A computed fold for a 1437-nucleotide RNA from an uncultured bacterium, annotated as small-subunit ribosomal RNA. The RNAcentral record of the sequence draws on ENA and SILVA. Its mean pLDDT, the model's own confidence on a scale to 100, is 84. It matches the Rfam family "Bacterial small subunit ribosomal RNA". Rfam links the family to the GO terms structural constituent of ribosome and ribosome.
RNA sequence: GACGAACGCUGGCGGCGUGCUUAACACAUGCAAGUCGAGCGGUAAGGCCCUUCGGGGUACACGAGCGGCGAACGGGUGAGUAACACGUGAGCAAUCUGCCCUUCACUCUGGGAUAGCCUCGGGAAACUGAGAUUAAUACCGGAUACGACCACUUCAGGCAUCUGAUGGUGGUGGAAAGUUCCGGCGGUGAAGGAUGAGCUCGCGGCCUAUCAGCUUGUUGGCGGGGUAAUGGCCCACCAAGGCUUCGACGGGUAGCCGGCCUGAGAGGGUGACCGGCCACACUGGGACUGAGACACGGCCCAGACUCCUACGGGAGGCAGCAGUGGGGAAUAUUGGACAAUGGGCGAAAGCCUGAUCCAGCAACGCCGCGUGAGGGAUGACGGCCUUCGGGUUGUAAACCUCUUUCAGCAGGGACGAAGCGCAAGUGACGGUACCUGCAGAAGAAGCACCGGCCAACUACGUGCCAGCAGCCGCGGUAAUACGUAGGGUGCGAGCGUUGUCCGGAAUUAUUGGGCGUAAAGGGCUCGUAGGCGGUUUGUCACGUCGGGAGUGAAAACUCGGGGCUCAACCCCGAGCCUGCUUCCGAUACGGGCAGACUAGAGGUAUGCAGGGGAGAACGGAAUUCCUGGUGUAGCGGUGAAAUGCGCAGAUAUCAGGAGGAACACCGGUGGCGAAGGCGGUUCUCUGGGCAUUACCUGACGCUGAGGAGCGAAAGUGUGGGGAGCGAACAGGAUUAGAUACCCUGGUAGUCCACACCGUAAACGUUGGGCGCUAGGUGUGGGACUCAUUCCACGAGUUCCGUGCCGCAGCUAACGCAUUAAGCGCCCCGCCUGGGGAGUACGGCCGCAAGGCUAAAACUCAAAGGAAUUGACGGGGGCCCGCACAAGCGGCGGAGCAUGUGGUUUAAUUCGACGCAACGCGCAGAACCUUACCAGGACUUGACAUGGAGGGGACCGGACGAGAGAUCGUUCUUCUUCCGCAAGGAAGCCCCUCACACAGGUGCUGCAUGGCUGUCGUCAGCUCGUGUCGUGAGAUGUUGGGUUAAGUCCCGCAACGAGCGCAACCCUCGUUUCUAGUUGCCAUCAUUCAGUUGGGCACUCUAGAGAGACUGCCGCGAAUAACGCGGAGGAAGGUGGGGACGACGUCAAGUCAUCAUGGCCCUUACGUCCUGGGCUACACACGUGCUACAAUGGGCGUCACAGAGGGUCGCAAGAGCGCAAGCUGGAGCCAAUCCCCAAAAACGUCCUCAGUUCAGAUCGAGGUCUGCAACCCGACCUCGUGAAGGUGGAAUCGCUAGUAAUCGCGGAUCAGAACGCCGCGGUGAAUACGUUCCCGGGCCUUGUACACACCGCCCGUCAAGCCACGAAAGGAGAGAGCGCUCUAAGCCGCCUCUCGCAACCCGCAAGGGAGCGAAGCGUCUAAAGCGAGAUUUCUGAU
Repeated sequence: GACGAACGCUGGCGGCGUGCUUAACACAUGCAAGUCGAGCGGUAAGGCCCUUCGGGGUACACGAGCGGCGAACGGGUGAGUAACACGUGAGCAAUCUGCCCUUCACUCUGGGAUAGCCUCGGGAAACUGAGAUUAAUACCGGAUACGACCACUUCAGGCAUCUGAUGGUGGUGGAAAGUUCCGGCGGUGAAGGAUGAGCUCGCGGCCUAUCAGCUUGUUGGCGGGGUAAUGGCCCACCAAGGCUUCGACGGGUAGCCGGCCUGAGAGGGUGACCGGCCACACUGGGACUGAGACACGGCCCAGACUCCUACGGGAGGCAGCAGUGGGGAAUAUUGGACAAUGGGCGAAAGCCUGAUCCAGCAACGCCGCGUGAGGGAUGACGGCCUUCGGGUUGUAAACCUCUUUCAGCAGGGACGAAGCGCAAGUGACGGUACCUGCAGAAGAAGCACCGGCCAACUACGUGCCAGCAGCCGCGGUAAUACGUAGGGUGCGAGCGUUGUCCGGAAUUAUUGGGCGUAAAGGGCUCGUAGGCGGUUUGUCACGUCGGGAGUGAAAACUCGGGGCUCAACCCCGAGCCUGCUUCCGAUACGGGCAGACUAGAGGUAUGCAGGGGAGAACGGAAUUCCUGGUGUAGCGGUGAAAUGCGCAGAUAUCAGGAGGAACACCGGUGGCGAAGGCGGUUCUCUGGGCAUUACCUGACGCUGAGGAGCGAAAGUGUGGGGAGCGAACAGGAUUAGAUACCCUGGUAGUCCACACCGUAAACGUUGGGCGCUAGGUGUGGGACUCAUUCCACGAGUUCCGUGCCGCAGCUAACGCAUUAAGCGCCCCGCCUGGGGAGUACGGCCGCAAGGCUAAAACUCAAAGGAAUUGACGGGGGCCCGCACAAGCGGCGGAGCAUGUGGUUUAAUUCGACGCAACGCGCAGAACCUUACCAGGACUUGACAUGGAGGGGACCGGACGAGAGAUCGUUCUUCUUCCGCAAGGAAGCCCCUCACACAGGUGCUGCAUGGCUGUCGUCAGCUCGUGUCGUGAGAUGUUGGGUUAAGUCCCGCAACGAGCGCAACCCUCGUUUCUAGUUGCCAUCAUUCAGUUGGGCACUCUAGAGAGACUGCCGCGAAUAACGCGGAGGAAGGUGGGGACGACGUCAAGUCAUCAUGGCCCUUACGUCCUGGGCUACACACGUGCUACAAUGGGCGUCACAGAGGGUCGCAAGAGCGCAAGCUGGAGCCAAUCCCCAAAAACGUCCUCAGUUCAGAUCGAGGUCUGCAACCCGACCUCGUGAAGGUGGAAUCGCUAGUAAUCGCGGAUCAGAACGCCGCGGUGAAUACGUUCCCGGGCCUUGUACACACCGCCCGUCAAGCCACGAAAGGAGAGAGCGCUCUAAGCCGCCUCUCGCAACCCGCAAGGGAGCGAAGCGUCUAAAGCGAGAUUUCUGAU
């Protein structure tokens, strides 16, 4: 885009079309084929006339009958049919043709019957018998005609059989019908025409080879029969033919065509309506009649079914029009009329006509029209959204002014009508179309879609549910994708969905594809058919080309006109109909025929290389075995072992022997072969190749469906052989297991002969042949040239082979590239998404194993190729890091502290979960905090803003109730302005009231901002321009060095740049300058004391500088970067430390710091209060503290810091207390005062023990803070004195002022650190080195990974479901074959039998001829029996 459509929602009108695609299923009822009295005898009914009412007449007509014509047309359907059925073009010299037209001739004469009617019968009916009687355009005889037939014969022509000429002669046989109004209408014969039909042939159009052979009337002949006619159409005889890979035969499917749909076309699909042809008429068979049938509304028979029946017997055939049932997703009225067109009959009027014309039903399709038009902004109400401002629906509505198509009502009102008929008259549609008038916007809009493709977006609801979906895919709490709404988009009386076909699809490729790796080259060769084929001459004209003729129906289609108001629709004309046949012409090319040539191909001659093949013989090394010698305890084997062998003498070694298999070195991207493949040497036989020569043949060529041969290894059969190796097997190991890898053995096999098998990653994953298209460089074989006296070497040319590199070109890329995957030609094979599956079934082959050929159901939305970037690897290279190693000290064991899990609980609030949660948020839970629980309370609220009313203060104090919140009472009490005052206004605060709202540590860190952790202080991450690539992307950033570093140097299709690194910043270390108070004190003075005077030199403080830069020297390196060493220096190679954290990753953490979208709660999930809980305790883990002791503990003596803090504070000196602490308060808002040292060192005791270690736990007594230490604080004293004797597997930190050890301070804080953040004191050991573990960086490689190895993914099993195969069987279907039986019927036969008007004989009877019946025979539908083949369904398993 299309449709004979259907379904869903919706539906105003008209025109033109269309309407059982399924059950060729069954059919009630009505109608669909009759007509003619001008063929006939007649008169049942009706009309008219007469009547004695019995009837008669008439012919206005006509039932039934005889007869004629029609009924073979028209109408329906598509079952069958793969066929001369259809289409197209020819032929019939092999034919027929009623009615019609033209022409010619004729229409003479006789006869006998029979329907009807009447009478009598049978039967339920259908129907039928007998008798009597009668007519014809019914039937029969005779005559005549003749162009029929036969025989003979003349002429002409042709295509084999033959044909024509009204040929000629003779013979045989055979016609007619009347009627009349005198115009005719008929009848017969003949010829021609027209129409229609029959037969034959060429060509064309489905699938299947998993159908490869088919055929006996088959193929042909002779002779007959039959037909209108040819013919095995049929029959007898004879011959053995005929068809087929150019697809016979079989199976499946199907009416064919003009056309229709689609497509640019070529094609593909289709065959409704309309038209042509065919076939069929309940199923099967058969003939009759006839011009025509083997006959839809005829006959006979058989069968199935239905109906009637008196049970004896009958009737029927809607695939005609309506209609019914049924089937189905689905398809209409039991209508009107013969007015028109057409048909039948008739002389005609006319009759008949479900053909036809109309109407009805159905949006089923196409076409047209309408549902109003113009104005109208406060941009109304309402709806929806909202950032709350507004936006949108939307000029849409309302409202104003108009119009009236269509529908409605009324009036008028056709064409179609010509013909017939003397005339009158004649329209189903239809009072329809059309015209006019009337009223009023009045009666008339929906459907689908809105994630992308694809035009159109928001809100709410839902929450991987419900649902959507053509593909991709949406939905798991912010869904433009579900549902609804608003809005929008598209189409519009329709719109969507489903189904089917074509297109897009170059996705079956003729036009117009491919096969190295994506699917696809046959394992290889030979060769049949076929296809294709060198140069040249002639000829033919088959292909090819030009022109003419015939045909190619109409309709359709295209174009130009015309008619319905337009269009659809209809009419006219032209084109088209791409084809077939035929005639004439052309001859280049292809082809046929004839001839010539040598460039292809082949041969001769001369050489050459070779693991080419087959057979025979020979050889040495090695393994194993046997014999003997020497010799002794192991051998062997592995990662390590064991099994195994060995004192019965192994292994080792020497000598001799046996046997089998394979042939080291040479050996080589070297050679040969078609491929498989071929390797010791010699001989015999044999195939192919190359080069040179240019002597011969003269296109002999290439390819190759089928076919034939060859064909590794394994395997099979028979017979040999068997050293080594070695499936299976056994044992030993390994392992969770180990039916493996490893080891020890070992059978088939490996070897030979003969015969099978016929497959391989049979691979260059690249079929064969020929020609053309840059080179360079190896190598194998040959020939030649130059050079050389010769040989050898060397240089070069050329042919053949075999490699590498590389241009153009090709390729998706990789890559190929004269050995093409380039450019062309020829031939063959093969491919068409993945899986199922190279499987099943069938067939062929094979001894078997199996091979060849080769599907479908079902299932998926991919499978695949090449390349890219990452990530990963029990891949590689290089390099870092307390990563390992080397060391020191810990943790893991104990007790306690603290955090977490778990458990418990009314609650034990919440968060954090590998590293990167767990002394984390918490720099500090008794109340508070507090978010949790229980109970008691409040509801505009504890807090903010706004309104109204009242009050005057607010604040503060007191009393009472209560656990408190809270409630009640009470005391005190406003400011400013205006106004004389009363009073008013404003501000502030309190109370009350109402509503907007407050409030939420409620949820979502996976909606977010911000902040943070981590990789990681790792050296990386990128960009611009350029270049390369189809592209992803690459280059730069890789490489050689170097560095802590993408740090720097060099090189380079790159050149630059940015974020990172480094540096700039802070601090420590040296020094200078400046400045000296609260700091310092060398010198002077003074004092208990830097206390003071004095001083600012020093220390120190804190500001500014200097200093370090591989700067200098040497060596190494590439004259580099840089490295090593040295000098100087306080410091040396980033001097130590800190701050500083690239692009990004982890949906990392945090909604409970804060902020914030959305959701949720609103007398509660908010707020207040009391009490409790966060502090629980069988357990488990993390992080710490204290220890286990003598490098220690106790006691005594005694010395030295730094950095901080302090007024709600630090607090000295003094006093009291054993102590915690208390009293008290000097001083200090601090370089001024205070907090404020310890380990160490010295002396002494303890002497290796659960201790003079360790301090848990518990008891008693206290101190302090605080409203309050019960749950649940810290500290002190006395007493008690647990575990613990250095810690399993495992694991952590640290490289120097570091670890270890010692104390001090601070934040938080009323109080409460073993934690955290800082500070100083004392102060080590070790680093060979980078193999390994972990993490990381760069390069490279493989990848089937890309939420990226915590990836991906394979197989069994369990359970359910689906599809298919096999299966003992079971049940059918269609087709064929053989036999039996044989209806109807045609044909044949003949007689015993029966019957009979026409003609003949006969007066007649009767006979004959002839006909009929019966009988017999051939054929034969259906039926029965039988055996197979094909196919479908089903079947435990």